Overview
A computed fold for a 323-nucleotide part of an RNA from a Candidatus Nanoarchaeia archaeon, annotated as large-subunit ribosomal RNA, domain IV.
Context: one part of a larger RNA
């Protein structure tokens, strides 16, 4: 000096990316219990007391003829210690936000999560010799099953809601009419053949419609109110349409430590407004949300060797001296 235990006066997060690590917290039993809420929770919310031995007592039960024994419930009086779930074993509490409803799953061996899954919604194919999956193929699987089924794609509980484009891109449905190879059919040419010309025609393509919980997309600029600024209004260019309702300096915002209020002695943090949003936005889901969470952030309160500031005690272990 390290490792692992373990203890600290006084302060009590002053430590540190960050209370990380470690302290408190505990079991029963009896009092109490707030917002919020899907009314079922939250909840052991919080927060308080009591808990051990010995003695008299009453109350309920069990054996039961009695005596007695045992079990369970309170009451009351006394004993000891600091300390009576004395060991083991055993919650710290709490409030604001953001994601995700939930329980579950997962990167065997650096990731447990807001990822994936889910219940629920929604679109699409599919009348059974199905549709969809393996396999050349026979066949097999869903399934001895039948649209209250099966399959495949998107959203994610549950409350309010989901707006505008169909111009490309894709899918779907229709076509009188065009365009559309071979094969076939007639015609020429060839000695036979290649071969040339013409006709007819499937998908399919033009062409008309549909369809965005289908890939996706959802402007510019100018002027205008009797302080001042704004602009309900108006004028133009333009588009398939020009972002509706929401939410918003945000898990998204460059500028940015935006500006206002709260918290702190002191905030680039937090939460709550504003908000023309550098580049939000409606199942590529929008905004909310009780309750879960070894998720992520930022107070509070009790706690502490994390700190001020370090020392001790135990027990390995190096290292140094003799051997």
């Nucleotide at each position: 000096u390290c490792c692992a235990a373990u203890u600290a006066a006084g302060g009590g997060a002053a430590c540190u990316c960050g209370g990380c690590a470690a302290a408190u917290u505990a079991g029963u039993c009896c009092c109490g219990u707030g917002a919020c809420u899907u009314c079922g929770g939250c909840a052991u919310a919080a927060g308080g007391g009591a808990u051990c031995c010995c003695u008299g007592c009453g109350g309920u039960u069990g054996u039961c003829a009695a005596c007695g024994c045992g079990a369970u419930c309170g009451c009351a009086g006394g004993g000891c210690g600091c300390a009576g779930u004395a060991a083991c074993a055993g919650a710290g509490a709490u409030g604001g936000u953001c994601c995700g409803a939930c329980u579950g799953u997962u990167u065997a061996a650096c990731a447990a999560a807001a990822a994936c899954c889910a219940a629920a919604u929604u679109a699409a194919c599919u009348g059974c010799u199905a549709g969809c999956c393996u396999g050349u193929a026979a066949a097999g699987g869903u399934g001895c099953g039948u649209a209250c089924a099966g399959u495949u794609g998107a959203u994610g509980a549950c409350g309010c809601c989901u707006g505008c484009c169909c111009a490309g891109u894709g899918c779907c449905a229709g076509u009188a009419c065009u365009u559309g190879a071979a094969a076939c059919c007639c015609c020429a040419a060839u000695u036979c053949a290649a071969u040339g010309g013409g006709g007819c025609u499937a998908a399919g393509a033009g062409c008309u419609g549909g369809u965005a919980a289908a890939c996706g997309g959802c402007g510019g600029g100018g002027g205008u109110a009797a302080c001042u600024a704004u602009a309900a209004c108006u004028c133009u260019c333009u588009u398939a349409a020009g972002g509706u309702a929401g939410c918003g300096u945000a898990a998204u915002a460059c500028c940015u430590u935006g500006c206002c209020g709260a918290u702190u002695g002191a905030a680039u943090g937090u939460c709550g407004g504003c908000u023309c949003g550098c580049a939000u936005g409606a199942a590529u889901g929008g905004c909310g949300u009780a309750a879960c969470g070894a998720g992520a952030u930022c107070g509070u309160c009790g706690c502490u060797g994390u700190c001020c500031c370090u020392a001790g005690u135990u027990g390995g272990a190096a290292g140094c001296c003799u051997c």